[in-house]
RNA sequence: UGAUAGAGGCGCGGGUUUCAUCAGUAUACCGGAACGACAGUGUGGGAGACUGUUCCGGAGGAAAGGGAAGGCCGCCGAAGGAAUGUAAGGAAUUCCGAUUCCAUGGGUAUCCCAAGCCCCAUUCCUGGGACGCAGUCAGAAGAUGCUGCGGACUGUCACAUCAGUGGAGAGCUAUCAU
Numbered sequence: 001u002g003a004u005a006g007a008g009g010c011g012c013g014g015g016u017u018u019c020a021u022c023a024g025u026a027u028a029c030c031g032g033a034a035c036g037a038c039a040g041u042g043u044g045g046g047a048g049a050c051u052g053u054u055c056c057g058g059a060g061g062a063a064a065g066g067g068a069a070g071g072c073c074g075c076c077g078a079a080g081g082a083a084u085g086u087a088a089g090g091a092a093u094u095c096c097g098a099u100u101c102c103a104u105g106g107g108u109a110u111c112c113c114a115a116g117c118c119c120c121a122u123u124c125c126u127g128g129g130a131c132g133c134a135g136u137c138a139g140a141a142g143a144u145g146c147u148g149c150g151g152a153c154u155g156u157c158a159c160a161u162c163a164g165u166g167g168a169g170a171g172c173u174a175u176c177a178u
Stems, first nucleotide, its partner, number of pairs: 001177006009076001011075004016070004029058007039051003043114005079126007089102005105119004127154002131150006156167004
């Protein structure tokens, strides 16, 4: 230097089954009332096309996301994020100044623009799980996600030796080859 195999632990990710919650909520139906084409129709604006919107009562009545438990699969940059949407990256050419291409990223509601979401690409961040505080998207929610901060715990290596201090997974350990 390269290859192979491993370790961290409420370890990571993806399916699946059951249960509770979501919720007696939403949609649809029946009856009544109010509004209404100058109104309403997925976040904003515009266009087109269509006809609905809100409240009360009745009879009925879900699902997704998130949670708990079990079990299966793939694994230990497992994986999770942030920003950007074209260049800080790559390739080719070059007079070594630069030029060209990848490259107007793709998809998503009737259409367009923006936003949101999904995928892709580039760069950057994080050893790990939990907890606390603040904020934030969405949400029924104090769940979940994200951002920032915090002090402990834990694994690893280095320096110290009494306690500890510091670093990062492109790390650490083992074996083999050179």

This is a predicted structure of a 178-nucleotide RNA (Lysine riboswitch aptamer) from uncultured Sporofaciens sp. Its Rfam family is "Lysine riboswitch aptamer". Rfam describes the family as follows. Riboswitches are metabolite binding domains within certain messenger RNAs that serve as precision sensors for their corresponding targets. Taxonomically the source falls in Sporofaciens (Bacteria, Bacillota, Clostridia, Lachnospiraceae). The coordinates come from a structure-prediction model, not an experiment, and the mean pLDDT is 76. The sequence is in RNAcentral, with records from MGnify.